[in-house]
Molecule: FMN riboswitch aptamer (RFN element)
Organism: Chloroflexota bacterium
RNA sequence: UCAAACCUUCGGGGCAGGGUGAAAUUCCCGAUCGGUGGUAAAGCCCACGAGCGCAUUCUCGCGCAUGAUGCAGUGAAAUUCCGCAGCCGACGGUUAAAGUCCGGAUAUAAAGAAGGUUAAA
Numbered sequence: 001u002c003a004a005a006c007c008u009u010c011g012g013g014g015c016a017g018g019g020u021g022a023a024a025u026u027c028c029c030g031a032u033c034g035g036u037g038g039u040a041a042a043g044c045c046c047a048c049g050a051g052c053g054c055a056u057u058c059u060c061g062c063g064c065a066u067g068a069u070g071c072a073g074u075g076a077a078a079u080u081c082c083g084c085a086g087c088c089g090a091c092g093g094u095u096a097a098a099g100u101c102c103g104g105a106u107a108u109a110a111a112g113a114a115g116g117u118u119a120a121a
Base pairs, nucleotide, nucleotide: 005117006116007115008114009113010112017029018028019027031100032099033089034088035048036047037046038045043087044086051064052063053062054061069085070084071083073081091103092102093101
């Protein structure tokens, strides 16, 4: 310097305060949260993961579903920064309808991230 291999650890957050009501963190006012990689720094651009079903000795896999942003400014470059104004959020449960409560989920979790070991030259 370094292909390949092996190992270890890490790897998701959030309804304050109120209103109505017999009952709502689910309705209403308001509050609050934002996985991973890419790129001028991203919940809303591109891609991936997570969800459900099937298949499978293991691994790989297949199908279904999969949400949301504009204007202006700066700049070589920004739908990512700054200003303003918007929008979105799986499935099941719950005496009242859920991004935030409970559950699958302390997951074989994953996308991935960090580090280590070692051989040869």